[in-house]
RNA sequence: CCCUUAGAGUUUGAUUAUGGCUCAGGACGAACGCUGGCGGCGUGCUUAACACAUGCAAGUCGAACGGUGAAGGUCAGCUUGCUGACUGGAUCAGUGGCGAACGGGUGAGUAACACGUGAGCAACCUACCCUUCACUCUGGGAUAAGCCUUGGAAACGGGGUCUAAUACCGGAUAUGAGACGCACGGGCAUCUGUAGCGUCUGGAAAGAUUUAUCGGCGAUAGAUGAGCCUGCGUUAGAUUAGCUAGUUGGUGGGGUAAAGGCCCACCAAGGCGACGAUCUUUAGCUGGUCUGAGAGGAUGAUCAGCCACACUGGGACUGAGACACGGCCCAGACUCCUACGGGAGGCAGCAGUGGGAAUAUUGCGCAAUGGGGGGAAAGCCUGACGCAGCCAUGCCGCGUGUGUGAAGAAGGCCUUAGGGUUGUAAAGCACUUUCAGUGGGGAGGAAAAGUUGUAGCUUAAUAAGGUGCAACCGUGACGUUACCCACAGAAGAAGCACCGGCUAACUCCGUGCCAGCAGCCGCGGUAAUACGGAGGGUGCAAGCGUUAAUCGGAAUUACUGGGCGUAAAGCGCGCGUAGGCGGUUUGUUAAGUCGGAUGUGAAAGCCCCGGGCUCAACCUGGGAAUUGCACUCGAUACUGGCAAACUAGAGUAUGAGAGAGGGAGGUAGAAUUCCAUGUGUAGCGGUGAAAUGCGUAGAUAUGUGGAGGAAUACCAGUGGCGAAGGCGGCCUCCUGGCUCAAUACUGACGCUGAGGUGCGAAAGCGUGGGGAGCAAACAGGAUUAGAUACCCUGGUAGUCCACGCCGUAAACGAUGUCUACUAGCCGUUGGGAGACUUGAUUUCUUAGUGGCGCAGCUAACGCAAUAAGUAGACCGCCUGGGGAGUACGGCCGCAAGGUUAAAACUCAAAUGAAUUGACGGGGGCCCGCACAAGCGGUGGAGCAUGUGGUUUAAUUCGAUGCAACGCGAAGAACCUUACCAGGACUUGACAUCCAGAGAACUCGGCAGAGAUGCCUUGGUGCCUUCGGGAACUCUGUGACAGGUGCUGCAUGGCUGUCGUCAGCUCGUGUCGUGAGAUGUUGGGUUAAGUCCCGUAACGAGCGCAACCCUUGUCCUUAGUUGCCAGCGAGUAAUGUCGGGAACUCUAAGGAGACUGCCGGUGUCAAACCGGAGGAAGGUGGGGACGACGUCAAGUCAUCAUGGCCCUUACGUCCUGGGCUACACACGUGCUACAAUGGUCGGUACAGACGGCAGCGAACCCGCGAGGGGGAGCGAAUCCGAGAAAACCGAUCGUAGUCCGGAUUGGAGUCUGCAACUCGACUCCAUGAAGUCGGAAUCGCUAGUAAUCGCGAAUCAGAAUGUCGCGGUGAAUACGUUCCCGGGCCUUGUACACACCGCCCGUCACACCAUGGGAGUGGAUUGCACCAGAAGUAGGUAGCUUAACCUUCGGGAGAGCGCUUACCACGGUGUGGUUCAUGACUGGGGUGAAGUCGUAACAAGGUA
Repeated sequence: CCCUUAGAGUUUGAUUAUGGCUCAGGACGAACGCUGGCGGCGUGCUUAACACAUGCAAGUCGAACGGUGAAGGUCAGCUUGCUGACUGGAUCAGUGGCGAACGGGUGAGUAACACGUGAGCAACCUACCCUUCACUCUGGGAUAAGCCUUGGAAACGGGGUCUAAUACCGGAUAUGAGACGCACGGGCAUCUGUAGCGUCUGGAAAGAUUUAUCGGCGAUAGAUGAGCCUGCGUUAGAUUAGCUAGUUGGUGGGGUAAAGGCCCACCAAGGCGACGAUCUUUAGCUGGUCUGAGAGGAUGAUCAGCCACACUGGGACUGAGACACGGCCCAGACUCCUACGGGAGGCAGCAGUGGGAAUAUUGCGCAAUGGGGGGAAAGCCUGACGCAGCCAUGCCGCGUGUGUGAAGAAGGCCUUAGGGUUGUAAAGCACUUUCAGUGGGGAGGAAAAGUUGUAGCUUAAUAAGGUGCAACCGUGACGUUACCCACAGAAGAAGCACCGGCUAACUCCGUGCCAGCAGCCGCGGUAAUACGGAGGGUGCAAGCGUUAAUCGGAAUUACUGGGCGUAAAGCGCGCGUAGGCGGUUUGUUAAGUCGGAUGUGAAAGCCCCGGGCUCAACCUGGGAAUUGCACUCGAUACUGGCAAACUAGAGUAUGAGAGAGGGAGGUAGAAUUCCAUGUGUAGCGGUGAAAUGCGUAGAUAUGUGGAGGAAUACCAGUGGCGAAGGCGGCCUCCUGGCUCAAUACUGACGCUGAGGUGCGAAAGCGUGGGGAGCAAACAGGAUUAGAUACCCUGGUAGUCCACGCCGUAAACGAUGUCUACUAGCCGUUGGGAGACUUGAUUUCUUAGUGGCGCAGCUAACGCAAUAAGUAGACCGCCUGGGGAGUACGGCCGCAAGGUUAAAACUCAAAUGAAUUGACGGGGGCCCGCACAAGCGGUGGAGCAUGUGGUUUAAUUCGAUGCAACGCGAAGAACCUUACCAGGACUUGACAUCCAGAGAACUCGGCAGAGAUGCCUUGGUGCCUUCGGGAACUCUGUGACAGGUGCUGCAUGGCUGUCGUCAGCUCGUGUCGUGAGAUGUUGGGUUAAGUCCCGUAACGAGCGCAACCCUUGUCCUUAGUUGCCAGCGAGUAAUGUCGGGAACUCUAAGGAGACUGCCGGUGUCAAACCGGAGGAAGGUGGGGACGACGUCAAGUCAUCAUGGCCCUUACGUCCUGGGCUACACACGUGCUACAAUGGUCGGUACAGACGGCAGCGAACCCGCGAGGGGGAGCGAAUCCGAGAAAACCGAUCGUAGUCCGGAUUGGAGUCUGCAACUCGACUCCAUGAAGUCGGAAUCGCUAGUAAUCGCGAAUCAGAAUGUCGCGGUGAAUACGUUCCCGGGCCUUGUACACACCGCCCGUCACACCAUGGGAGUGGAUUGCACCAGAAGUAGGUAGCUUAACCUUCGGGAGAGCGCUUACCACGGUGUGGUUCAUGACUGGGGUGAAGUCGUAACAAGGUA
């Protein structure tokens, strides 16, 4: 210089923290799905070290040897086409040499000196190659091939005979080798060197040919390659803690190339292990590769180094080298051949086959490699290698066109119907030709070798050889190579995934918790940007997605870099071993530490700078790096070692002091109970209330005496002591610790503490005592739906003592121990000191123990010198929830159980703190006809009306706790009407457009239930520019109409309710990480968040109040239809008339009331209490007016409206029926049950309202409903219209009545087309239930309740309903304990769909994994024993035997055989570990709507 750290989703109503899960990135020897143009460079059985058909992968040398010996050539004989000789040298097998131990494959085994790294071998070997020195002499006997013969199916042999060598053997020579001794050197030691000496021992060779070389042998030095030893590093498990007899060492041998228990004999008893031995599991190791900021983590394909293996196990032979992939022997399994006697084989070489989710051709070539082997060489061999083929398997590059082109084409999709989008995209026009295609040209990879010539070298040499130079010839699998040129034509070349958030990208249709999606959160139940399709878009691109596994994000194992009061996490507490850490000073050392140099850290790879393929990938040159190890030279502050000192840490001594510290023994009083006895009599006891229980056999109560056990009131205290558990009357004895003061002494003796060890509440266990009270279990009584509980009466273990176990607790300060430092204030206990004013004084100090509080810390709560602050030392513990502190195993225990301690499976959360609400059988304050105090009702009767239910052809639909039920409906005989039956219509009953015809309309008749159909009469209108037009009717066509069909959970609007409750919010500021808080809380006060005061808040908005209407008083103005005091007139009488404007009244406008005034209380306030005045007094009465919101409240049937549905019907018309049914249940009312009354008679007083298709007077008729009549009035004029209770009389006399009026019979009236289903009213007659209403429940606080009548809307008719109006006109409120509802504050919460919440356990059902389990099957391993192939070593009676020796007999030696030792496979017995399986069984987990209860969360109803 360069490089260099990113987050998001998901727990909640919201927040913050903790914490897990998930995602975005990279990478891959990959696989799968869809798709696929070209090239370059790489890669390609990860599984079954599973089994393999077929071919190939290691041969070569004739210049080591014998045999056989073709073509050709030469010569000879000559019967001239034959024979012989010589030459020539191919081919096959053999003897011999070298190679085959390399190269190539694989990763099973191996946790090891296997690998890596650094040292060592004075303890070693090394063929071929190289250096130097010396030698290569002389003999001998065989044998394969061949020939003859013979066995066998074959594989393969047997016998006889001939023969060669660089095959084999004897002898000679050899300054070399070995041993011993001496001399001189060297080394750390065992040792070693010598061109020093002496003695002894055994020991070499080979030739070939082209005559110059190639070989051979001994020694020597090197190179190369092996072998051995060693420091350090290298997986997991302690639910593996002890392992080891050749084991550890020694002596002496053997063995090996070589040290060594490597092996053997003897001797000794060692060796390893908590710094993890042994055992089990997993695994080839490394350079590197992937990822990462790094530290790390994961990995060990291709390439390279090392190791191991070659069907499985064992073994050796040969050789320089093997215990040998393509060699041998044996055993085993498997496969193949067989004549059944016996044989053969080993792809983890290259291709290839089966197997598998998955990985290629049974290809070409030795042209290249300073490749390999043999050879003197040519040449040969070489599945090493070079190439090609297959595969998008990866990386890199290129292309699939470029420019222009708006009529913004068509088509698609969407649409608010205008348009938008696809989209310059296409078409069209103008160009280009990479790549692919066709044709042509065309490098480089080639250097050699060979032949010839030449120069010098060698040599006797102009042969030969080798070296250099020149010339010639001429070697390519790839290959139709790369590359270049030409030709034609946009021509042949784009897909995949995604589009709810994370995460770039949106609409329509289909579907309707179905089908499906999904990485996490989650989507889908009729308007799905989340499913499927389409259009459009986004991202990558010859690829794109998915899946698996890996690193990252994850600081989520934290060395860098986390935590433990409450989230997971401090051992219950001490003592103490190992270990870790350690005060001050000096000296020394140089282990740690720091610096320099050296060696090494292979190459490749990564990184940097260059170079070569057009670029890139790729290849290549150089550098850097390789953080490591070793060695060496220095430095010496710090740490360590050693030595010497010190006193501040720690301890000892002396003197005092406090204390429920511990252990043992004794002793005291009160109380409970029991016993005895006296007094005494009917109850006691217990509870929410009771009962069981005790008591007339005398209890309880009370007096006296006695017994016994347990515990120690008051003092007593966030007081004391102890390590913790814990410790409480008093006295005595023994004993531990602590504190203070002052000196003296020791001299770091300290802190912590894995294992270990001791103590350790209660309960429990064992043995023996004791037992008053209390009290599990148990019994009884209650409670309850039940009550195996809570309550009561009893009551046994136990509680107490002694001894021994247990070893756990919310053993808590949920806070390990030790040390130091860091503002203060106030208590309290023990000790000491000072001051004086000598005190119940005060100041300072020390050791404890408490309360507040600053800084700081903390997620917050909180902690705060007794830290949870700031630092240090050491130990323990944690890593999502559940499963589970469970299973199995181990250890401990008499048992109960404790301790240590998992996994499968399952979920996307579980959790802490704080916030806002809601809720509480939490608390405080307050209000309301909420209760209480009163009055009157409902619930009982009859009837009316609505609802449910039932019924029905239909009994249309809706409303359903309060807040549905005299509700929609302010009025169903038809109509209404939506329902049912039947009969009809189909552009329609209704709207718009088009075409044609016709005025519209109308009299009458027939059929029919009518709709309707047929016939028929009258009628020709209006405007006109004369074309026609407007309205209306009919016909026709299609757009469309129509729907009280569905969805109020798609909606608007309207409404109910909490509630006329006093609340609900905002801006700015402040506080808090934040949700949020503050304001709005507090003290008063109010009907009120009304007002005042206080106040980190200051202001504001919607609500409250006021403004509006009405009513109550007065005034002004105005007087008709209203009024009439005064004046006048008139009447039998009346504002009747003139007139009046005073009064009432009417209807316009004002005034008035504001706590304004006075007194008191109150904080000098707000306000409250009382009073005055006043028509009215503290919002005067009443109404309208309803905050933010809640209830997916109600309404698609008022209306409107999205979507869906019907279209000769779910539309429309008509007749009749139904909505009026009736065993029953409920709601709301009316009338009553009577004397405060009924009946009869008489008399009086309202208000508001309505009236022309209307109200309807007078008068007449009718008992009456009503009829006739028709004045007046569109109404302050007329009418409805008589108000009734009341009052004055009469009668009835407590009865089912002179109460009550239902029901029924008869007769009528009215409305209406029509009163049968199904109207109201009248008259006569009838005269039911009912004698004041169970549990329960409703309304009302003053002109109110109660009671009395009047009117209106709807309406042809049809109110006991509804809405209004006035008349008469009460009682009571002590008060807020309780019920209900509400407001504010506070508290708890596991609720937030908010208590109608949440939630636990058994049982039943289904599925899943798992423990136990009589056992069963497999794998592996320990021990003991049997057995013993091949082989090696030892021994050797037997047999055989060329070389050497021989006295010729034989011997030496060798081989076979036999035998001993070792040993593989195998077998038997007995253990361990592990896997699978198992009737049955245990718990666990999961599962929309199962059963039983209600344990927890609020005081959760027993904390």
Molecule: small-subunit ribosomal RNA
Organism: uncultured prokaryote